A computed fold for a 73-nucleotide RNA from Candidatus Adlerbacteria bacterium GW2011_GWA1_54_10, annotated as transfer RNA. Its Rfam family is "tRNA". The family's RNA type in Rfam is transfer RNA. Rfam's curators write: Transfer RNA (tRNA) molecules are approximately 80 nucleotides in length. It was read from a public genome assembly. The coordinates come from a structure-prediction model, not an experiment, and the mean pLDDT is 81. The organism belongs to Candidatus Adleribacteriota, within Bacteria.

RNA sequence: GCCAGCGUAGCUUAGUCGGUAAAGCACUCCCAUGGUAAGGGAGAGACCGCCAGUUCGAUUCUGGCCGCUGGCU
Numbered sequence: 001g002c003c004a005g006c007g008u009a010g011c012u013u014a015g016u017c018g019g020u021a022a023a024g025c026a027c028u029c030c031c032a033u034g035g036u037a038a039g040g041g042a043g044a045g046a047c048c049g050c051c052a053g054u055u056c057g058a059u060u061c062u063g064g065c066c067g068c069u070g071g072c073u
Base pairs, nucleotide, nucleotide: 001072002071003070004069005068006067007066010025011024012023013022019056027043028042029041030040031039049065050064051063052062053061
C1' cells in the first nucleotide's frame, strides 16, 4: 500500500429482510440469615464509533473518515 471482518450499557455479547434496543456479569435497593457468602425480587444504566446520503422513518442500506483484528504484498 491492497483486501476482508468488527465497532451496541462499566465488561462480554444478542438483535430486528428499516419502525426509537435485549441478556449475563458488575452496580443500587429490598427479602432472607444470629452474621457472611450463595439464593430470590425490584431498579438504574447504551439515542448503537464520527460525519454525510437515501427514506415518512436508519443501530440496520450506501459513501467517507477514525479505531481494532486478520490476510496479502